Molecule: c-di-GMP-I-GGC riboswitch aptamer
Organism: uncultured Anaerolineales bacterium
RNA sequence: GCACGAAAAGGCAAAGCCGGUGAAAACCGGCGACGCAAAGCCAUGGGUCUAAUGUCAUCUGUGGAUGAUGAUGACUGCCAGGUUGCCGAAU
Numbered sequence: 001g002c003a004c005g006a007a008a009a010g011g012c013a014a015a016g017c018c019g020g021u022g023a024a025a026a027c028c029g030g031c032g033a034c035g036c037a038a039a040g041c042c043a044u045g046g047g048u049c050u051a052a053u054g055u056c057a058u059c060u061g062u063g064g065a066u067g068a069u070g071a072u073g074a075c076u077g078c079c080a081g082g083u084u085g086c087c088g089a090a091u
Base pairs, nucleotide, nucleotide: 003091004088005087011036012035016031017030018029019028020027021026034077040083041082042081044080045079046078047075048074049073052072054069055068056067057066058065059064
C1' cells in the first nucleotide's frame, strides 16, 4: 500500500408517526432506529415503482369517464459499474 473488518471516535438512518410538496411513484423537514464501512457522490448498464401529459380503444349527457400503452418522473437502503474517502486489531 492492497485485501480485509476487531475496537474506538465520528457519521448515516429502515419501519412507523407528525407537518409540507407532488397526479402518483416518491421527496423534504421533525421525531424515531431496523440496519449500514461507503447506507458518501454519479440514474451509466440491468432491475423495480409510478402514469400526469401524449397515443390508442370503448363509453358518453360532448363536460368528460374507464381501460390499454408508455418516462419526459422516481428509487443507489436491489445488483453491477465509475469516483472520492475515516480508523487500524487479527490474517